[in-house]
RNA sequence: GGGCUCGUGGUCUAGUGGUAUGACGUCUCCCUCACACGGAGAAGGUCGGCGGUUCGAUUCCGCCCGAGCCCA
Repeated sequence: GGGCUCGUGGUCUAGUGGUAUGACGUCUCCCUCACACGGAGAAGGUCGGCGGUUCGAUUCCGCCCGAGCCCA
């Protein structure tokens, strides 16, 4: 330098055009003398960045940034 795959709450992850899903973790309440377990609820996401296509983009296209693998 070139090719391929990937980037989604604090962590892991589903979703492949129509208002982003779940688990763990965090917080509140219940339970307990108290803690843990358990039950109920809540907060937490510019979907890596900038453009483009589209009525509409996490999803499709281009460039850039980052991670991994391969070639030179």

The RNA shown here (transfer RNA) has 72 nucleotides and comes from Candidatus Iainarchaeum sp. Rfam family: tRNA. It is annotated as a transfer RNA. Rfam describes the family as follows. Transfer RNA (tRNA) molecules are approximately 80 nucleotides in length. RNAcentral records the identical sequence in 2 taxa.